[in-house]
Molecule: transfer RNA
Organism: Candidatus Moraniibacteriota bacterium
RNA sequence: CCCCUCGUCGUUCAAUGGAUAGGACGUAAGCUUGCGGUGCUUAAAAUGCAGGUUCGAUUCCUGCCGAGGGGA
Numbered sequence: 001c002c003c004c005u006c007g008u009c010g011u012u013c014a015a016u017g018g019a020u021a022g023g024a025c026g027u028a029a030g031c032u033u034g035c036g037g038u039g040c041u042u043a044a045a046a047u048g049c050a051g052g053u054u055c056g057a058u059u060c061c062u063g064c065c066g067a068g069g070g071g072a
Base pairs, nucleotide, nucleotide: 001071002070003069004068005067006066007065010025011024012023013022018055027043028042029041030040031039048064049063050062051061052060
């Protein structure tokens, strides 16, 4: 310098044009218990940034940023 893949709650993984962005673990509160743990219920919490296409973008396109891989 060129090419490819990826970026989503605190963590890890879904959703690949349309519904309130979902699950597990974790966190908080409540119930349970003599206390704790376990169990049950509830809640908070996320689409890297900026544009474009579209009636509608997490999804498609462009640029940038970041991570990883390959080639010279």